[in-house]
RNA sequence: AGGGGCGUAGCUCAGUUGGUAGAGUAGCCGUCUCCAAAACGGUUGGUCGCAGGUUCGAAUCCUGCCGCCCCUG
Numbered sequence: 001a002g003g004g005g006c007g008u009a010g011c012u013c014a015g016u017u018g019g020u021a022g023a024g025u026a027g028c029c030g031u032c033u034c035c036a037a038a039a040c041g042g043u044u045g046g047u048c049g050c051a052g053g054u055u056c057g058a059a060u061c062c063u064g065c066c067g068c069c070c071c072u073g
Stems, first nucleotide, its partner, number of pairs: 001072007010025004019056001027043005049065005
């Protein structure tokens, strides 16, 4: 330099024929217990890497850029 993959909640990841974002875990509250853990119930948490474009509508499609990983030279 060229090609490919990934970037979504504190963490691990879903969500890909465009329709307004979820699970597990962690945090907080509660039930239970002599106490704690475990279990169970509830709850908080997101500029979907950044900036543009297309569209009534974008995590999703297009363009550029940034970061990480792999391959080729």